[in-house]
RNA sequence: CAGGUUGACCGGGCGGUCGCGUCCCUCCACGUGGGGGAUGAGGAAAGUCCGCACUCCACAGGGCGCGGUGCUGGCUAACGGCCAGGCGGGGCAACCCGACGGCAAGUGCAACAGAGAACGGAUUGCCCCCUGCAGCGCAGGGAGCGAGGGUGAAAAGGCGGUGUAAGAGACCACCGGCGCGGGCAGCGAUGUCCGCGGCCAGGCAAACCCCACCGGGAGCAAGGCCAAGCAGGCGCAUUGGGGCGGCCCGUCCCGCAAAAAGCGCCGGGUGUGCUGCUUGACGUUUGCGGCAACGCAGGCGCUAGAGAGAUGACCGUCUAAAACAGAAUGCGGCUUACGGGUCAGCCUGGACG
RNA sequence: AGGCGAGUAGCUCAAUUGGCAGAGCAGCGGUCUCCAAAACCGCAGGCUGCGGGUUCGAUUCCUGCCUCGCCUG
Numbered sequence: 001c002a003g004g005u006u007g008a009c010c011g012g013g014c015g016g017u018c019g020c021g022u023c024c025c026u027c028c029a030c031g032u033g034g035g036g037g038a039u040g041a042g043g044a045a046a047g048u049c050c051g052c053a054c055u056c057c058a059c060a061g062g063g064c065g066c067g068g069u070g071c072u073g074g075c076u077a078a079c080g081g082c083c084a085g086g087c088g089g090g091g092c093a094a095c096c097c098g099a100c101g102g103c104a105a106g107u108g109c110a111a112c113a114g115a116g117a118a119c120g121g122a123u124u125g126c127c128c129c130c131u132g133c134a135g136c137g138c139a140g141g142g143a144g145c146g147a148g149g150g151u152g153a154a155a156a157g158g159c160g161g162u163g164u165a166a167g168a169g170a171c172c173a174c175c176g177g178c179g180c181g182g183g184c185a186g187c188g189a190u191g192u193c194c195g196c197g198g199c200c201a202g203g204c205a206a207a208c209c210c211c212a213c214c215g216g217g218a219g220c221a222a223g224g225c226c227a228a229g230c231a232g233g234c235g236c237a238u239u240g241g242g243g244c245g246g247c248c249c250g251u252c253c254c255g256c257a258a259a260a261a262g263c264g265c266c267g268g269g270u271g272u273g274c275u276g277c278u279u280g281a282c283g284u285u286u287g288c289g290g291c292a293a294c295g296c297a298g299g300c301g302c303u304a305g306a307g308a309g310a311u312g313a314c315c316g317u318c319u320a321a322a323a324c325a326g327a328a329u330g331c332g333g334c335u336u337a338c339g340g341g342u343c344a345g346c347c348u349g350g351a352c353g
Numbered sequence: 354a355g356g357c358g359a360g361u362a363g364c365u366c367a368a369u370u371g372g373c374a375g376a377g378c379a380g381c382g383g384u385c386u387c388c389a390a391a392a393c394c395g396c397a398g399g400c401u402g403c404g405g406g407u408u409c410g411a412u413u414c415c416u417g418c419c420u421c422g423c424c425u426g
Base pairs, nucleotide, nucleotide: 001349002348003347004346005345006344007343008342009341010340012318013317014316015315016314017313018312020040021039022038023037024036025035026034027033028031042324046335047334049333050332051331052330053329054219055218056217057216061249062248063247064246066215067214068213069212070211071085072084073083074082075081086100087098088097089096090095101210102209106208107207108204109203124148125145126144128142129141130140131139132138133137157175158174160172161171162170176200177199178197179196180195181194182193183192184191185190223275224274225273232266233265234264235263236262240254241253242252243251282301283300284299285298286297287296288295289294354425355424356423357422358421359420360419363378364377365376366375372409380396381395382394383393384392402418403417404416405415406414
């Protein structure tokens, strides 16, 4: 210098004019007024895909079912997130990717081709015997075989030998895999070494299923308070009803022999008046612990809060201001969209010193 | 805020234990006719919304998006 890879960050700045939301102060002629000041979207506010806080249902209990997660250890309020490690795969490398428990629990599936597709099969073929033809072969019959060819995505370990009529883990050596037992290292996943067993067992669980762990339901239109107004009525079904919205148990509340509680419907009033509503698992910085995620301690800071819903427009200038897109209870993640730009680490190749 | 469903040829729809993507209408060509319609014969037309994965094999199973439609309060 070129190419690659990983991580972090920015997301227009300044000046002027006009405009908007919220809060505070102030003025008067007290109104739907004037003036001044402070503050006012994001890295994803998005998709609403996970997880929690908060609130109500009961304080959230047991079993079955259903759903989710799925290597190990840790972090965390929790997670399908993050960090570290193991194993497998890709890349020359930096580095990246992985739904990565179980198919020697059970059940199921595999089109077409092929002889045979999973307690395996015998087409071509190999070998032996018998018979016939008449010849070193051919045809027919019988017995054995699984080596070679062929089909397929996949054909029941590989290779060499022994053996045999021909052959075959039938047997043997080596290699590979699996299972069992043990030693060492590690918290563990796992790695490594030794011995034994011919055990050779195929694929699919993002097929049913099995195993382990997790999950009660609903959602800020949750829920609460005040004012005003007022009128209550009807129905349901049960001896029990409801919370309980998968079912059962258990438990709680109300009621117990004629009414109660409950549910539903109709009617009246109000429909944003107030609250929940933003100080929070918050941001930032320093120190300490930890490989890291993160935790602990101290300092500093306050940073939208609407309720038809504010944060905009124009001009000048910076070389150009153009990307994706806008809060609605809050927070931690994931995923997706994004013009342009900055910084740092590492790898490969080349050149120069 | 919460919960469902759909996307396949130009249009309307099929396709189930995952196994060669099909039908009707429309289109094109031919026959018939003086010409056309109808009828008959034949033909073409598909990256199954997009990307990735599981599998020998995906419209189908899983996952991330996009678009459209519906329901509840």